Annotation
Two RNAs folded together computationally: RNase P RNA and transfer RNA, 476 nucleotides in total.
RNA sequence: CGGGUCGGCCGGGCCGUCGCGGCGGUGCGGAUCAGCUCCGAGCCGCCGAGGAACGUCCGGACACCGCAGGGCAGGAUGGUGGGUAACGCCCACUCGGGGUGACCCGCAGGCCAGUGCCACAGAGAGCAGACCGCCCGCUCGGCUCCCGCAGGGGAGUCGGACGGGUAAGGGUGAAACGGUGGUGUAAGAGACCACCAGCGCGGCAGGUGACUGCCGCGGCUCGGCAAACCCCAUCCGGUGCAAGGCCGAACAGGGUGCGUGAUCAGGGCUGCCCGCCCGAGCACCCGGGUUGGCCGCUCGAGGCCCGCGGAGACGCGGAGCCCAGAUGGAUGGCGGUCCCCGCCCGCAGCGCCGCAAGGUGCGGGCGGGACAGAAUCCGGCGUACAGGCCGGCCCGUCCC
RNA sequence: GGGGCAUUGGCGCAGCUGGUAGCGCGUCUGUAUGGCAUACAGAAGGUCAUCGGUUCGAGUCCGAUAUGCUCCACCA
Numbered sequence: 001c002g003g004g005u006c007g008g009c010c011g012g013g014c015c016g017u018c019g020c021g022g023c024g025g026u027g028c029g030g031a032u033c034a035g036c037u038c039c040g041a042g043c044c045g046c047c048g049a050g051g052a053a054c055g056u057c058c059g060g061a062c063a064c065c066g067c068a069g070g071g072c073a074g075g076a077u078g079g080u081g082g083g084u085a086a087c088g089c090c091c092a093c094u095c096g097g098g099g100u101g102a103c104c105c106g107c108a109g110g111c112c113a114g115u116g117c118c119a120c121a122g123a124g125a126g127c128a129g130a131c132c133g134c135c136c137g138c139u140c141g142g143c144u145c146c147c148g149c150a151g152g153g154g155a156g157u158c159g160g161a162c163g164g165g166u167a168a169g170g171g172u173g174a175a176a177c178g179g180u181g182g183u184g185u186a187a188g189a190g191a192c193c194a195c196c197a198g199c200g201c202g203g204c205a206g207g208u209g210a211c212u213g214c215c216g217c218g219g220c221u222c223g224g225c226a227a228a229c230c231c232c233a234u235c236c237g238g239u240g241c242a243a244g245g246c247c248g249a250a251c252a253g254g255g256u257g258c259g260u261g262a263u264c265a266g267g268g269c270u271g272c273c274c275g276c277c278c279g280a281g282c283a284c285c286c287g288g289g290u291u292g293g294c295c296g297c298u299c300g301a302g303g304c305c306c307g308c309g310g311a312g313a314c315g316c317g318g319a320g321c322c323c324a325g326a327u328g329g330a331u332g333g334c335g336g337u338c339c340c341c342g343c344c345c346g347c348a349g350c351g352c353c354g355c356a357a358g359g360u361g362c363g364g365g366c367g368g369g370a371c372a373g374a375a376u377c378c379g380g381c382g383u384a385c386a387g388g389c390c391g392g393c394c395c396g397u398c399c400c
Numbered sequence: 401g402g403g404g405c406a407u408u409g410g411c412g413c414a415g416c417u418g419g420u421a422g423c424g425c426g427u428c429u430g431u432a433u434g435g436c437a438u439a440c441a442g443a444a445g446g447u448c449a450u451c452g453g454u455u456c457g458a459g460u461c462c463g464a465u466a467u468g469c470u471c472c473a474c475c476a
Base pairs, nucleotide, nucleotide: 001396002395003394004393005392006391007390008389009388010387012338013337014336015335016334017333018332020048021047022046023045024044025043026042028040029039030038031037050371054382055381057380058379059378060377061376062240063239064238065237069274070273071272072271074236075235076234077233078232079093080092081091082090083089094108095106096105097104098103109231110230114229115228116225117224118223131170132169133166134165135164136163137162139160140159141158142157143156144155145154146153147152178196179195180194181193182192183191197221198220199218200217201216202215203214204213205212206211244295245294246293247292253286254285255284256283257282258281266278267277268276269275288475289474290473302321305318306317307316308315309314339369340368341367342366343365344364345363346362350361351360352359353358401472402471403470404469405468406467407466410425411424412423413422419456427443428442429441430440431439432438449465450464451463452462453461
């Protein structure tokens, strides 16, 4: 210098002016007998969107309903250790895969508990399988040679049928029951041997652990799929602020079904059962009224700075801060200036390149600057995003 | 604001435990008719919403995204 990889951060700044929402203060006007209550306009002070406020995919707080207990069903998670209020998140490590490397990716338990599936092709696809080939036996036919006067007999070779052996070779497939070399055999085969790869068992060493390394033994080499049912381990009540509480206003009830205390409708244990409890009304449908106010509501697992502990996620301590609470829903508009990008015009001055023409920094004008906006609140994940800044590391080339 | 569901030819829908995607209507061509309707015969038409993953193999299983539909206020 070029290419790459990982992490962190910003995501317009400043000034003027007009306006909006909230809280506090202040005096004024009105309602009223009066008022510290309410209403109205004004002034002053403070605060006023995000890294994702988004998707609503997880986890909690909070609220209501529910909770003697037991069982079943259902859902989620899935290497190990740690962090956390909790998590499917985060950190570190292990294992597997990819990359020359920095580094990245992994829903990463169990198919020797059971069940199921493996299409097409192929001989055979799950306690494997003889289509071609190879080999043996037997038999038929052809040819050659030998014996014999002849019928015939014998040997060799080629081809076919039948019966068997064989998983080395061919071929099919995503996958065919280890690989290489040798021994062996009629031909072959872990049938046997050496080495290699894997698996299982035992021992030793390291580690909290997942796991790793070494040694020995066993021919053990019978696949894949659990993001198939399932099994194992751990966790999980239901519903979501339209939760829920208070006040005010308005209105109109009707129908169907079941039941009214011995055995019972229905409800609760919010999916079901046992069991227990409540129990005189209950369930469904049609119709009617309101679209008001207050609380919940924002101070919180809160953020900033400093110190300490830890490898890290994170934790502990100190000091000091208050940082939106709207309810058709505020956080904006305009002007100037600076920053970045694109287009057009101009080289009159200055700088650079060029002999020059010219180009460029530059000057002027115009346009543009993303994704997106709180609505109970937090912790994560995922997704969208113009442009920019900082740092670590890796590879290649060149120079010293 | 908070829940639930769906997406397969032009339209409406099937596709059950993964194995090479169908049905009805519609469209096109041919025959019958002078022509139309209609009938019969035949044909075309699909990135299974998109992207990624698991698997030998995905419409189907898993994750993310996009689009659409639907339900939930209070009082008596």